[in-house]
RNA sequence: UAGGUUGAUAGAGGCGCAAGUUAAAAGAGUAGACUUUCCGGAGGAGAGACAAUUCUGAUGAUGGAUCGUGAAAGGGUAACUUGCCGAAGCAAUAAAUUCAUUGUCUGAAUUUAUUUGCUGGUUUUGCAUUGAAUAAGUGUAAAAUUGUCAGAAUCAAAGGGUUCUGGAGGGCUAUCUCGCAA
Repeated sequence: UAGGUUGAUAGAGGCGCAAGUUAAAAGAGUAGACUUUCCGGAGGAGAGACAAUUCUGAUGAUGGAUCGUGAAAGGGUAACUUGCCGAAGCAAUAAAUUCAUUGUCUGAAUUUAUUUGCUGGUUUUGCAUUGAAUAAGUGUAAAAUUGUCAGAAUCAAAGGGUUCUGGAGGGCUAUCUCGCAA
């Protein structure tokens, strides 16, 4: 000196990601418990099944309708604050806890962990799923858009611009550092 091998630090993308607090809306005149009236007529008490125990029921259980009373959570919106750029999210695996009077078997929810695997970001639409919901989330497929790198073409004195195509964040840019070569 033109490259580029190791490690570290600092950054960029943008309706960028996540968390917390406050406010109102919606949830909803819904659920639950209790009360009134009626129907009905033998079992009933758990997220489901089985077994056991206890309580309760013709002085009317479970259930249905009706009158009255009457919430909350999760999720979303706005403002503010904080932490950040695998930010974060999802799936699988393992462990723990909870859901009932007890036990067994299943199921569901939450938390943690590293083993991993996938997704660059955002938006829209279809399908499935969660949800009160046409909000929103998740997964999947397609499309659009955007940043970055590479390739081709072209315009430019250079720096770069435009169009098309493709890849992925284990990436990209900058600085330092380890090492290699001349």
Annotation:
Predicted 3D model of a 182-nucleotide RNA (Lysine riboswitch aptamer) from Ureibacillus yapensis. It was read from a public genome assembly, where an Rfam model found it.